[in-house]
The prediction has a mean pLDDT of 81. The part of an RNA shown here (small-subunit ribosomal RNA, 5' domain) has 540 nucleotides and comes from an uncultured organism. RNAcentral holds the full RNA, with entries from ENA, Greengenes and SILVA.

Context: one part of a larger RNA
RNA sequence: GAUGAACGCUGGCGGCGUGCCUAAUACAUGCAAGUCGAACGAAGAGAAAUAGCUAAGCUUGCUUAGCAAUGGAUCUUAGUGGCGAACGGGUGAGUAAUACAUAAAUAACCUGCCUCGACGUCUGGGAUAACAGUUGGAAACGGCUGCUAAUACCGGAUAAGUUACCUGAAGGCAUCUUCAGAAAACGAAAGAUGGGAUACAUCGCAUCGAGAUGGAUUUAUGGCGCAUUAGUUAGUUGGUGAGGUAACGGCUCACCAAGACGAUGAUGCGUAGCCGGCCUGAGAGGGUGACCGGCCACACUGGGACUGAGACACGGCCCAGACUCCUACGGGAGGCAGCAGUAGGGAAUUUUCGGCAAUGGGGGCAACCCUGACCGAGCGACGCCGCGUGAGUGAAGAAGGUCUUCGGAUUGUAAAGCUCUGUUGUAAGGGAAGAACCGUACCAGUAGGGAAUGACUGGUACCUGACGGUACCUUACCAGCAAGCCACGGCUAACUACGUGCCAGCAGCCGCGGUAAUACGUAGGUGGCAAGCGUUAUCC
Numbered sequence: 001g002a003u004g005a006a007c008g009c010u011g012g013c014g015g016c017g018u019g020c021c022u023a024a025u026a027c028a029u030g031c032a033a034g035u036c037g038a039a040c041g042a043a044g045a046g047a048a049a050u051a052g053c054u055a056a057g058c059u060u061g062c063u064u065a066g067c068a069a070u071g072g073a074u075c076u077u078a079g080u081g082g083c084g085a086a087c088g089g090g091u092g093a094g095u096a097a098u099a100c101a102u103a104a105a106u107a108a109c110c111u112g113c114c115u116c117g118a119c120g121u122c123u124g125g126g127a128u129a130a131c132a133g134u135u136g137g138a139a140a141c142g143g144c145u146g147c148u149a150a151u152a153c154c155g156g157a158u159a160a161g162u163u164a165c166c167u168g169a170a171g172g173c174a175u176c177u178u179c180a181g182a183a184a185a186c187g188a189a190a191g192a193u194g195g196g197a198u199a200c201a202u203c204g205c206a207u208c209g210a211g212a213u214g215g216a217u218u219u220a221u222g223g224c225g226c227a228u229u230a231g232u233u234a235g236u237u238g239g240u241g242a243g244g245u246a247a248c249g250g251c252u253c254a255c256c257a258a259g260a261c262g263a264u265g266a267u268g269c270g271u272a273g274c275c276g277g278c279c280u281g282a283g284a285g286g287g288u289g290a291c292c293g294g295c296c297a298c299a300c301u302g303g304g305a306c307u308g309a310g311a312c313a314c315g316g317c318c319c320a321g322a323c324u325c326c327u328a329c330g331g332g333a334g335g336c337a338g339c340a341g342u343a344g345g346g347a348a349u350u351u352u353c354g355g356c357a358a359u360g361g362g363g364g365c366a367a368c369c370c371u372g373a374c375c376g377a378g379c380g381a382c383g384c385c386g387c388g389u390g391a392g393u394g395a396a397g398a399a400g401g402u403c404u405u406c407g408g409a410u411u412g413u414a415a416a417g418c419u420c421u422g423u424u425g426u427a428a429g430g431g432a433a434g435a436a437c438c439g440u441a442c443c444a445g446u447a448g449g450g451a452a453u454g455a456c457u458g459g460u461a462c463c464u465g466a467c468g469g470u471a472c473c474u475u476a477c478c479a480g481c482a483a484g485c486c487a488c489g490g491c492u493a494a495c496u497a498c499g500u501g502c503c504a505g506c507a508g509c510c511g512c513g514g515u516a517a518u519a520c521g522u523a524g525g526u527g528g529c530a531a532g533c534g535u536u537a538u539c540c
Base pairs, nucleotide, nucleotide: 001539002538003537005536006535007534008533009532012387013386014385015384016383017382018380019379020345025343026342027341029340030339031338034083035082036081039080040079042077043076044075045074049070050069052067053066054065055064056063057062058061090298091297092296100222101221102220103219104218105217106216109215110214114211115210116209117208118207120205121204122156123155124154125153131146132145133144134143135142136141161186162185163184166181167180168179169178170177171176191203192202193201194200224270225269226268231261232260233259236258237257238256239255240254241253242252243251273295274294275293276292277288278287279286280285300321301320302319303318304317323334324333325332326331351377353376354375355374359373360371361370362369363368390420391419392418393417400411401410402409403408425477426476427475428474429473430472434467439462440461441460442459443458444457445456446455484529485528486527487526488525489510490509491508495524496523497522498521499520505512506511
């Protein structure tokens, strides 16, 4: 000098940050991933309107009210289906290299949504959930029979394409790559909405090519302690062939060979997430990896795959184990290292808060819905920064305290008094920026189209704020509500008195204390820092 700090004494305010370093211990409760009715069948609610019946009023054929019916705008949703749930959020257990950082390689690879280009969207079929009936079970959850739809599922056609072979041409970096041709095998699709009809528009669907983004694999170099760890290794090292993978490869397998690593430290053991950074230092270096950002790993413990563009998947599935809970004892349910919160551990670390207004994400044509991401508020002097606790004047150098050589000295312009100010505070009034959108209405334009709905761009108006009646501004009032902590022998700025008497005690080192202690305790004074000051711990 620094800290994610803790402890002691003290404590006025604001801004910005920051807050389980220990038990990757166990978790009550609530929330943290949904959305789409413009994919689909169904169930339910149901406005306007229509012609009736009854009653009342009277302008005697109208109005109002009620009842039942038709009607169907619109709305809601359990289920099938689509997309998302692999992001975002947490933690650091494991990991000394399947990690990370930097630089490269892929002629050995994949990539949903998005962008661009090309070309299509033809023709058929059978089911099934929901639902209805019935039935089992305490529950969780099922069984059987029957019905039905789709952008769910499965055939056929066509096309590009793929695969291996052949011919020709071009190119490269060895395996090869590209283009053209011939024949063979494999080989797509889905509709919805708009006033919507095979024509238009929008959103989709299928195939191919390219891009972007994200990932995968490989290579080199680098960053730790112990040699009181010296030998290690049989799929081990290499080859041939096969399987597997998005892809290379002992990745796996069969056969063959006997290799491969190691004092330039293999192997083993211990410790540890890595980096950008952060702290310190003139630098070199040393230490560290909280917050923020990138990567990795993990999700009660261990193992496994399924789905999918993407997982071997924190709030998915299966198996085993430990633990907890329910049970009718037959059987079931669960996983906070998400946000709050609880118990425990500990020197020690916060609210079971508000809002989706902004930014971002998921779904949707959209309106919108969801979002403990996020934005905010709350708590803690935990840190940094800023402000205040008054300013000027004021000598009778007051009183009181302390010391005294009893003369005085000091506290000390300090106080009182007088004149001001109003930061802050209190009260009242005004009152934000953060808001851009989206949508609706109107106007203008652009491209396309026969036209219109529609798409896009610009403009005008209306509408949207958790924080928050907050920040800020104005006015009024009162010096009124706001100073402590540590030290004073030397190092080291700052001294006297009393008490104690090697006692009580102090102490970072040297060392103080045994009757005149500037070193213990108290008082006065002084010095330092200041809403903090000291101590402890750790690093330089």